[in-house]
This is a predicted structure of a 113-nucleotide RNA (TPP riboswitch aptamer (THI element)) from Thermogemmatispora sp.
RNA sequence: GAUUGGACCUGGGGGAGCUCGGGCAACCGGGCUGAGAGGGCCUCUGUGAGCGAGGCCGACCCCUCGAACCUGACCCGGGUAAUACCGGCGGAGGGAAGGGUCCGUCUGGCUGC
Numbered sequence: 001g002a003u004u005g006g007a008c009c010u011g012g013g014g015g016a017g018c019u020c021g022g023g024c025a026a027c028c029g030g031g032c033u034g035a036g037a038g039g040g041c042c043u044c045u046g047u048g049a050g051c052g053a054g055g056c057c058g059a060c061c062c063c064u065c066g067a068a069c070c071u072g073a074c075c076c077g078g079g080u081a082a083u084a085c086c087g088g089c090g091g092a093g094g095g096a097a098g099g100g101u102c103c104g105u106c107u108g109g110c111u112g113c
Base pairs, nucleotide, nucleotide: 001106002105003104005103006102007101008099009098010097011063012062013061014060017032018031019030020029021028022027023051024050039057040056041055042054043053044052069094070093071092075088076087077086078085
């Protein structure tokens, strides 16, 4: 000096599905896959056979060398009690990063022996 490796700091992005039972206001418990399937607090709607929407914080994953996640998609094949559950689509399109310090690795120079 480089760094496509690791750690750290700060900041940012993202998802939370399927299903069974109970309950009858926005709730409790179990099962499947998964890193994660909403853990805490609050707001809105307002009495509905639906159990929703939103905010802040938290856990988890991801941040351009980007398969976290979204779109295509009410897609295609397989499988399942059911679901992107698995595979395809597909390295298709979109998608959120900076910092200096330390360690590691590589490399150049100088000095001494």

Notes
Lineage of the source: Bacteria > Bacillati > Chloroflexota > Thermogemmatisporales > Thermogemmatispora.